[in-house]
RNA sequence: GCAGGCGUAGUCUAGCCUGGCCAUGACCAAGGCCUUCCAAGCCUUUAACCCGGGUUCAAAUCCCGGCGCCUGCA
Numbered sequence: 001g002c003a004g005g006c007g008u009a010g011u012c013u014a015g016c017c018u019g020g021c022c023a024u025g026a027c028c029a030a031g032g033c034c035u036u037c038c039a040a041g042c043c044u045u046u047a048a049c050c051c052g053g054g055u056u057c058a059a060a061u062c063c064c065g066g067c068g069c070c071u072g073c074a
Base pairs, nucleotide, nucleotide: 001073002072003071004070005069006068007067010027011026012025020057029045030044031043032042033041050066051065052064053063054062
């Protein structure tokens, strides 16, 4: 340099192909219940779509460009 894949809460992750309700689940964290106390268990809550632009009534999802990471080729 070329080709391909990936980027979503503090961590991991579903959803993307086929656009549409308040973006999914687990762990962590905070609060509560329970318990003599702790742990465990149960309930509730906080927090996220890499950046910019385009298309559209509507974009995490489609299109273009950029950045970063990984793999392969040279």